[in-house]
């Protein structure tokens, strides 16, 4: 000096809750506060987890078009396509989680 490991000392970070702001939400930022943490420092590359604004799709109503039943030109029954509005469970990250794990980068101390 490096690697593994983490006694001692000096310190460091800050969970939940609460307050304020922000966001559709998950969450994030600040204050307060400490559950804990030897990388609980940084990083969204991999796995995993969270959310569903928007999108897909379902249901209902309504406008239009086409086909179709009945029939006295009109009208009317049903189906399909499409637009709009609303609704309910589902799917979906481009949104998040680094205090879920892995990978990568950096780092204080010094007993053995």
């Nucleotide at each position: 000096a490096c690697a593994a490991a983490g006694a001692a000392a000096a310190g460091g970070c800050a969970a939940a809750a609460c307050c304020u702001g922000u966001g559709a939400a998950a969450g994030c930022a600040g204050g307060c506060g400490a559950c804990g943490c030897a990388a609980a420092a940084c990083c969204a590359c991999c796995g995993g987890c969270c959310u569903a604004a928007g999108g897909u799709g379902u249901u209902u109503a309504u406008g239009a078009a086409u086909u179709u039943u009945g029939u006295u030109u009109a009208c009317u029954u049903a189906a399909u396509u499409u637009g709009u509005a609303a609704u309910u469970g589902a799917c979906u990250a481009u949104g998040g989680c680094a205090g879920c794990g892995g990978a990568g980068u950096u780092a204080c101390c010094a007993c053995g």
This is a predicted structure of a 112-nucleotide RNA (c-di-GMP-I riboswitch aptamer) from Litorilituus lipolyticus. Of the family's consensus pairs, 94% are formed in the model. Its Rfam family is "c-di-GMP-I riboswitch aptamer". Rfam's curators write: GEMM was predicted in a large-scale screen for bacterial structured RNA regulatory elements. The organism belongs to Litorilituus, within Bacteria. The prediction has a mean pLDDT of 80. It was read from a public genome assembly, where an Rfam model found it.